Predicted 3D model of a 95-nucleotide RNA (c-di-GMP-I riboswitch aptamer) from a Gammaproteobacteria bacterium. The sequence was found by an Rfam model in a public genome assembly. The coordinates come from a structure-prediction model, not an experiment, and the mean pLDDT is 86.

RNA sequence: CUUUGAUAAAGGCACGCACAGGCGAAAGCCCGUGUUCGCAAAACCACCGGCCUAAGGGCGCUGACCCCAGCGCCUAAGGCAGCGGAGUUACCGCA
Numbered sequence: 001c002u003u004u005g006a007u008a009a010a011g012g013c014a015c016g017c018a019c020a021g022g023c024g025a026a027a028g029c030c031c032g033u034g035u036u037c038g039c040a041a042a043a044c045c046a047c048c049g050g051c052c053u054a055a056g057g058g059c060g061c062u063g064a065c066c067c068c069a070g071c072g073c074c075u076a077a078g079g080c081a082g083c084g085g086a087g088u089u090a091c092c093g094c095a
Base pairs, nucleotide, nucleotide: 003095004093005092012039013038016035017034018033019032021030022029023028037082043088044087047085048084049083050080051079052078056075057074058073059072060071061070062069063068
């Protein structure tokens, strides 16, 4: 330096849950306290695949017509990094 991750050490993160507050149409995100499922990159990153949501837009149906309303379907430029891949960075050292 590159692989690698041990019944190692020192640490780290924080699924979920509870309480409290905020942003958003929603998915989801931010923030504080406690707890802790797990994670050797569960650090960063939305480039690729996948998944989630549908405000707005489109189409259809219904409500007598219009307006308007309701329902259904499609749609991401909105999200998920703790779904996988790619890329970047990184502690320690049994081997």